[in-house]
């Protein structure tokens, strides 16, 4: 005084409630009846009722339904290499870069930005086919106290200066002064052998020109992945109303063809039929399930066996108070130790106040990402 991993998500009683279901009253209330009763409202008793994140809806799948000759374009996605997975943008191990003494931690890590095209504040003389502000060099000229000083038109990237960044470092040869111009060596870049590993990659030998500046979560290139919609999916039963058919249409009732009968056509009356609203049910919650052992494996994971699994919604329920206790906080006395003798620090114990976050399921899983007062425990690292 740091890393990394796991853990709980306060107990317990009392009391007053919410929600689904079973049962029980009903002598209250509505409605239907085949008079048995159903269903709905009410009362009451029981059972059982959220998370580690139920969140966010950012990926991945299950699952349903709709599409679908084949192929390829366009727009999206991913991106080291090997594994694990139903499947990922996740997990695991390892490589390759970066930060830390270290434990460890970071990376949206294909393209050595040498196919291309763009793109880059400020500062500086000068930023992409770099570049003469200062400086340093010799010529020319003009002064001159013979040191030099101004001036001119060259030459130079060694120094200084500016910037995130100025076109390899260091030493030498050279040169007027310099400068891969040349050399040695080292850094780094490319080709090529050899050798370790499934790979990624490393280690190592030679060879070449001497030097290549960043950005592809910026077009772009290359390799891969991929229909589309979502449980309000979808499916089964099925009122009322309006539609279609078919009997009746009288011994008791209506109208129009027509004064009367017959007759047809309406009404009205039973019964039937489709599609399918309202509604009711299924989907729905035992599952890639949890845990605990053995066994495989460096791990993620997979496996065999055992045990365990009591929200199922209507877009709406799982909560309030009060009491004792608990973890930690704060504030005040006591005791003790310990020195630097202080309005110290640590320990131990007593009052007293307060005193638990973040958030809630609605097909269902796997993951990420985010929130999260105060805590606990276990392993590791550094320092003394």
């Nucleotide at each position: 005084g740091g890393c990394c991993g796991g853990c709980a998500a306060g107990a317990c009683g009392g009391u007053c409630g919410c929600g689904u279901c079973a049962c029980c009253c009903a002598g209250a209330c509505g409605u239907c009846u085949u008079c048995g009763g159903g269903c709905g409202u009410g009362g009451g008793u029981g059972c059982c009722g959220a998370g580690g994140a139920a969140c966010g809806u950012c990926c991945g799948g299950g699952c349903u339904c709709c599409g679908c000759a084949g192929a390829g374009c366009a727009a999206g996605g991913c991106g080291g290499u090997g594994g694990g997975u139903a499947a990922c943008a996740c997990c695991c191990a390892c490589c390759c870069g970066g930060g830390g003494c270290a434990a460890c931690c970071c990376g949206c890590g294909a393209g050595a930005a040498c196919a291309g095209u763009g793109c880059a504040a400020c500062a500086g003389a000068a930023a992409g086919c770099a570049g003469a502000c200062c400086g340093c060099c010799a010529c020319c000229g003009a002064c001159c106290u013979c040191g030099g000083u101004c001036g001119g038109g060259g030459g130079u990237a060694a120094g200084g200066g500016u910037g995130a960044a100025a076109c390899g470092g260091u030493g030498g040869u050279g040169u007027a002064a310099g400068a891969g111009a040349c050399c040695a060596c080292c850094a780094g870049c490319g080709g090529c052998c050899g050798g370790a590993g499934u790979g990624a990659u490393c280690c190592g030998g030679u060879c070449g020109g001497c030097u290549a500046g960043g950005u592809a979560a910026a077009c772009c290139u290359c390799g891969c992945c991929a229909g589309g919609a979502g449980c309000a999916a979808g499916g089964u039963c099925a009122a009322a109303c309006a539609g279609g058919g078919a009997g009746c249409g009288u011994u008791a009732c209506g109208g129009g063809c027509u004064g009367c009968u017959c007759g047809u056509c309406c009404a009205g009356u039973u019964c039937c039929c489709g599609g399918g609203u309202a509604g009711a049910c299924c989907g729905c919650u035992a599952g890639a399930g949890a845990u605990g052992u053995g066994c495989g494996g460096c791990a993620a994971c997979g496996u065999a066996c055992a045990u365990c699994c009591g929200a199922g919604a209507g877009a709406g329920a799982u909560g309030g108070c009060c009491g004792u206790c608990c973890a930690g906080c704060g504030c005040c006395g006591c005791u003790g130790u310990g020195c630097u003798u202080g309005u110290c620090a640590c320990a131990g114990g007593g009052g007293c106040g307060g005193g638990g976050a973040c958030a809630g399921a609605a097909c269902c899983c796997g993951g990420c990402g985010u929130a999260u007062c105060a805590g606990c425990c276990g392993g590791c690292c550094c320092a003394u």